RNA sequence: CAACCAUCCAGAGCGACUGAGGGACCUGGCCCGACGACGUCGCAGCAACCAACCGAACAGGACAAACCUGCAGCGGGACAAGGUGCUAACGCCAGAGACGAUGGAGA
Numbered sequence: 001c002a003a004c005c006a007u008c009c010a011g012a013g014c015g016a017c018u019g020a021g022g023g024a025c026c027u028g029g030c031c032c033g034a035c036g037a038c039g040u041c042g043c044a045g046c047a048a049c050c051a052a053c054c055g056a057a058c059a060g061g062a063c064a065a066a067c068c069u070g071c072a073g074c075g076g077g078a079c080a081a082g083g084u085g086c087u088a089a090c091g092c093c094a095g096a097g098a099c100g101a102u103g104g105a106g107a
Base pairs, nucleotide, nucleotide: 001106004104005103006102007101008100013043014042015041016040017039021032022031023030026095027094028093029092044087045086046085049083050082053077054075058070059069060068061067091099
């Protein structure tokens, strides 16, 4: 970072610093905010996208069973410590858009 794939009504907050707007953009609402929002940092937590782990599903072994092997795809699990992400309200709501965010894969 144009294009691609998946997800976006579940879940999870304290402290320090800062100091005026913030909830991505537009319109209309609604809300958060000097009782300090937003943001940054630290710690804690949530979740399970990737990795790792497991293998009954799945695949291969001529293969229906049994058995063996494997984990690219697929399915599943949690005490998930590795890489991210997230921790007001459904992406706050409605509309619009070649919209946005996060992860993966890739360049």

This is a predicted structure of a 107-nucleotide RNA (SAM riboswitch aptamer (S box leader)) from Garicola koreensis.
The source organism's lineage runs through Bacteria, Bacillati, Actinomycetes, Micrococcales and Garicola.
The sequence was found by an Rfam model in a public genome assembly.
The coordinates come from a structure-prediction model, not an experiment, and the mean pLDDT is 77.